[in-house]
RNA sequence: UUCUUAUAAAGAAGAGGCGAGAGAACAGGCUCUAAGACCCUCUGGCAACCGCCGCAUACGGAAAGGUGCCAAAUCCUGCCCAAAUAAUUGAGUUUAUUGGGAACUAUAAAAA
Numbered sequence: 001u002u003c004u005u006a007u008a009a010a011g012a013a014g015a016g017g018c019g020a021g022a023g024a025a026c027a028g029g030c031u032c033u034a035a036g037a038c039c040c041u042c043u044g045g046c047a048a049c050c051g052c053c054g055c056a057u058a059c060g061g062a063a064a065g066g067u068g069c070c071a072a073a074u075c076c077u078g079c080c081c082a083a084a085u086a087a088u089u090g091a092g093u094u095u096a097u098u099g100g101g102a103a104c105u106a107u108a109a110a111a112a
Base pairs, nucleotide, nucleotide: 001112002111004109005108006107007106008105013043014042015041016040017039021032022031023030026078027077028076029075044070045069046068049066050065052061053060054059079101080100081099082098084097085096086095087094
């Protein structure tokens, strides 16, 4: 890097450093940020995918190990489907709201 499977509305911050943007990419929205964000380091924590324990599965347990994570729903929307309501249009024509699915992305595990 590619592929497969699973998960993604829960949960978890202090200190020090740096100094201007940040929230994956594009677009729109919204938010965080000189009362110092983002990022880095240390410490702490959350979770429980792998691993561990309970004979095995299911299920449960612990959290010393390998990862991951610690603003906001993956921050929200974008594509498809469905219902109702409102507005709108020559016209289910378009828009908004809601639900479901997909895609993208992230993480884990397995394989190449």
SAM riboswitch aptamer (S box leader) from Solitalea canadensis DSM 3403, 112 nucleotides, folded computationally. RNAcentral records the identical sequence in 2 taxa. It matches the Rfam family "SAM riboswitch aptamer (S box leader)". Rfam links the family to the GO term regulation of gene expression. The family is grouped with related families in Rfam's "SAM clan". Of the family's consensus pairs, 94% are formed in the model. Its mean pLDDT, the model's own confidence on a scale to 100, is 83.